[in-house]
RNA sequence: GGGCACUUAGUUUAGUUUGGAUAAAACGCCCGGCUUCGGACCGGGAGACCGCGGGUUCAAAUCCUGCAGUGCUCA
Numbered sequence: 001g002g003g004c005a006c007u008u009a010g011u012u013u014a015g016u017u018u019g020g021a022u023a024a025a026a027c028g029c030c031c032g033g034c035u036u037c038g039g040a041c042c043g044g045g046a047g048a049c050c051g052c053g054g055g056u057u058c059a060a061a062u063c064c065u066g067c068a069g070u071g072c073u074c075a
Stems, first nucleotide, its partner, number of pairs: 001074007010027004020058001029045005051067005
């Protein structure tokens, strides 16, 4: 330098196939209950506008495109 894949809460993932409406879960975090205290358990809550930019569309995490990062591979 060429090719391919990936990038979504603090962490790990789903959702992308078939675009459809303020994006879901587990763990973690915060508050309360329970407990002598803690853990476990029960109830509640906060947290990502989906790597960044542009485009298509009535509508984009999802399609197209440029860039960045990570991994694999070819030379």
Molecule: transfer RNA
Organism: archaeon